Large-subunit ribosomal RNA, domain II from Actinomyces bovis, 728 nucleotides, folded computationally.

Context: one part of a larger RNA
RNA sequence: GCCUGCGAGUCAGUGCUGUGUCGCGAGGUUAACCCGUGUUGGGGGAGUCGUAGCGAAAGCGAGUCUGAAAGGGCGUUUUAGUGGCACGGUCUGGACCCGAAGCGGGGUGAUCUACCCAUGGCCAGGUUGAAGCACGUGUAAGAGCGUGUGGAGGACCGAACCCACUUCAGUUGAAAAUGGAGGGGAUGAGCUGUGGGUAGGGGUGAAAGGCCAAUCAAACUCCGUGAUAGCUGGUUCUCCCCGAAAUGCAUUUAGGUGCAGCGUCUCGUGUUGCCCGGCGGAGGUAGAGCUACUGGGUGGCUGAUGGGCCCCACAGGGUUACUGACGUCAACCAAACUCCGAAUGCCGUCGGGUUGUAGCGGGGCAGUGAGACCGCGGGGGAUAAGCUCCGUGGUCGAGAGGGAAACAGCCCAGAUCGCCGGAUAAGGCCCCUAAGCGUGUGCUAAGUGGGAAAGGAUGUGCGGUCGCGCAGACAACCAGGAGGUUGGCUUAGAAGCAGCCAUCCUUGAAAGAGUGCGUAAUAGCUCACUGGUCAAGUGAUCGUGCGCCGACAAUGUAGCGGGGCUCAAGCACACCGCCGAAGCCGCGGACCCACCACAAUUUUUUUCUUCCUUACCCCCUAUUUUUGAGGGGUUUGGCAGGGGUGGUGGGUGGUAGGGGAGCGUCCUGCACCGGGUGAAGCCUCGGGGUGACCUAGGGGUGGAUGGUGUGGGAGUGAGAAUGCAGGC
Numbered sequence: 001g002c003c004u005g006c007g008a009g010u011c012a013g014u015g016c017u018g019u020g021u022c023g024c025g026a027g028g029u030u031a032a033c034c035c036g037u038g039u040u041g042g043g044g045g046a047g048u049c050g051u052a053g054c055g056a057a058a059g060c061g062a063g064u065c066u067g068a069a070a071g072g073g074c075g076u077u078u079u080a081g082u083g084g085c086a087c088g089g090u091c092u093g094g095a096c097c098c099g100a101a102g103c104g105g106g107g108u109g110a111u112c113u114a115c116c117c118a119u120g121g122c123c124a125g126g127u128u129g130a131a132g133c134a135c136g137u138g139u140a141a142g143a144g145c146g147u148g149u150g151g152a153g154g155a156c157c158g159a160a161c162c163c164a165c166u167u168c169a170g171u172u173g174a175a176a177a178u179g180g181a182g183g184g185g186a187u188g189a190g191c192u193g194u195g196g197g198u199a200g201g202g203g204u205g206a207a208a209g210g211c212c213a214a215u216c217a218a219a220c221u222c223c224g225u226g227a228u229a230g231c232u233g234g235u236u237c238u239c240c241c242c243g244a245a246a247u248g249c250a251u252u253u254a255g256g257u258g259c260a261g262c263g264u265c266u267c268g269u270g271u272u273g274c275c276c277g278g279c280g281g282a283g284g285u286a287g288a289g290c291u292a293c294u295g296g297g298u299g300g301c302u303g304a305u306g307g308g309c310c311c312c313a314c315a316g317g318g319u320u321a322c323u324g325a326c327g328u329c330a331a332c333c334a335a336a337c338u339c340c341g342a343a344u345g346c347c348g349u350c351g352g353g354u355u356g357u358a359g360c361g362g363g364g365c366a367g368u369g370a371g372a373c374c375g376c377g378g379g380g381g382a383u384a385a386g387c388u389c390c391g392u393g394g395u396c397g398a399g400a401g402g403g404a405a406a407c408a409g410c411c412c413a414g415a416u417c418g419c420c421g422g423a424u425a426a427g428g429c430c431c432c433u434a435a436g437c438g439u440g441u442g443c444u445a446a447g448u449g450g451g452a453a454a455g456g457a458u459g460u461g462c463g464g465u466c467g468c469g470c471a472g473a474c475a476a477c478c479a480g481g482a483g484g485u486u487g488g489c490u491u492a493g494a495a496g497c498a499g500c501c502a503u504c505c506u507u508g509a510a511a512g513a514g515u516g517c518g519u520a521a522u523a524g525c526u527c528a529c530u531g532g533u534c535a536a537g538u539g540a541u542c543g544u545g546c547g548c549c550g551a552c553a554a555u556g557u558a559g560c561g562g563g564g565c566u567c568a569a570g571c572a573c574a575c576c577g578c579c580g581a582a583g584c585c586g587c588g589g590a591c592c593c594a595c596c597a598c599a600a601u602u603u604u605u606u607u608c609u610u611c612c613u614u615a616c617c618c619c620c621u622a623u624u625u626u627u628g629a630g631g632g633g634u635u636u637g638g639c640a641g642g643g644g645u646g647g648u649g650g651g652u653g654g655u656a657g658g659g660g661a662g663c664g665u666c667c668u669g670c671a672c673c674g675g676g677u678g679a680a681g682c683c684u685c686g687g688g689g690u691g692a693c694c695u696a697g698g699g700g701u702g703g704a705u706g707g708u709g710u711g712g713g714a715g716u717g718a719g720a721a722u723g724c725a726g727g728c
Base pairs, nucleotide, nucleotide: 001728002727003726004725005724006723011093012092013091015090016089017088018087019086020085021084022083023082024081027049028048029047033043034042035041053060054059063074064073065072066071096234097233099231103224104223105222106221107220108219114198115197116196117195118194119193120192121191122190123188125157126156127155128153132149133148134147135146136145137144161185162184163183165182166181167180168179169178200216202212203211204210237662238661239660240659241658242657247260248259249258250257251256261368262367263365264364265363266362267361268360269359272358273354274353275352276351277350278349279348280347281346287340288338289337294334295333296332298330299329300328301327306322307320308319309318310317311316371396372395373394374393375392376391377390378389379388380387401412402411403410416589417588418587419586421585422584427579428578429577430563431562432561436576438575439574440573441572442571443570449565455549456548459546460545461544462543463542464541465540466539467538468537476533477532478531479530480529482506483505484504487501488500489499512527516525517524590652591651592650593649594648595647596646597645598644607642608641609640611638612637615634616633617632618631619630663717665714666713667712668711669710670709671708672707673706674705681701682700683699684698685697686695687694688693
């Protein structure tokens, strides 16, 4: 890993609540227990729920409590309950299953290891040579010195032995700590055998939270114990109908929960819902505006006040390129400004549409309370984020199909099933690849298309505006471009051309007190301006379409999916076709819902139930009596609901979840049936059903029990839980 088997919402309570159903009904019902019996029947009225409430209570009672009263609170006048059974939930229990780390109690452990006690054992060989002693020397005596002797030491080297510093290997190992090569201690605080001691909040520890049997920041084992787990995982057959949420408020609350919101089922109500149109409303957003307020901010005019300077003993005055209020003019800004002010949205009402549905109210059962992206309106951020927080709509979530190469959230479109049918949507139609290298008119030359900004440019198309032009423009060429004058100032110089000021006059076709280059300054070149040659357009500017530059990254083209594409297979506009989906249509089938119609069995409209109603009968109670009220039964008529068939119309994506209907397994009551002329089981062929599945159809195997119908009861359905056991 696979296969087989096992594996998770159960049971209890004379709890609670709801639904269905049955019994009895102003009543319902027994519990323990007793008698009996085939656990089946009979008794048992204690108790309990209901029939009356109010009050703290005494208590009173259709009233009562409070209050002095008036009044007010809760009730009556509005009567259905109760006991079984089944099911949905809930409470208490382990309570759907598995899962902690842990806590407590009782025991078991020192054969591992830590330390201690007792008693034993072990340490090849070599080296060094302390004290002491002897002798010698030395001294007054010593001390000291020398030579021997001697054999000390947590002394030295180094095996056994003990340790474990380095490195390599090993790392599903040869080994749950080892092997190789080196290393440290090796007469000591040494190593070691045997026996014994200390025990779990305890021991022991030359101290590392180390060690206490491969387990230690509290051993192991059994018990409390199925501890608890707002956490993770898992939770087993089928079909049908509907179908969410990821929000608000609160929370020792934030991944939990309560209430509300949204789902489903049921009962009630009966157009109240939604959409469109008309009419009538409230409002202060977008926009806009501001001598219409509150504020902000720019410039001009005016210029108070203050400052500077001057005159001045004071008072006062003059002046100012300072400051700058008020006023005024002009142009502005504002979520917390508004003289104004939409579109939408919202409210009301009328009419229409929707009728299978929606809305509202009561009740049963939920899930959700991590949301995501996209468009629009905003806050935060940096007018950053696949960012974050709101509002509003959509999609995903829970949605398949087609398109976007691939791609939950984008575009189209909502999958009941079948079909080798049709017409379409988005998007496409040269080839890959279904359908046009479609038509017309233009544009683009950049492979732009097929990534990008500020900014830049005689790219090119189109449309304006303003000039000049056959009285000859623009460009080119030829020629002129002068005189006063070197204008004045400044300056070493300043002569058109460093700078400052002024910018005239004359001649003339025209020529600036000079456009640029140049010189130290002149000179020189050139321009404006003018004439000539030539002969038809030539400039400036604005708007707009498509292009160009700006444009740099790491494996390999690599910023069209690819090939490839240039009067296009690119772009713009217009048009004609076609392809293209699970959408739509066609044909056929299934289920659900609504409406309509109808038949058969049968005594009656087919049957049953509830309700209303007509008529009759009976009973009971309150009341003085009657009327009248209430209940029950039969009956007339009617509405509605359930089951069958047919028709018409509509519907049938779906997670959490709600509701409905079924299949199968085991046991069992009742009724029946099969089986050695072959039961079950297994294999196989065929048949049936929407499915779970069925098959007393055939064949094989097998060798003794099995099946059908209708009830009842569950240890009742596996693919997942790092599930458990076994096998391979």
Taxonomically the source falls in Actinomyces (Bacteria, Bacillati, Actinomycetales, Actinomycetaceae).
The coordinates come from a structure-prediction model, not an experiment, and the mean pLDDT is 81.
Rfam family: Bacterial large subunit ribosomal RNA.
RNAcentral holds the full RNA, with entries from SILVA.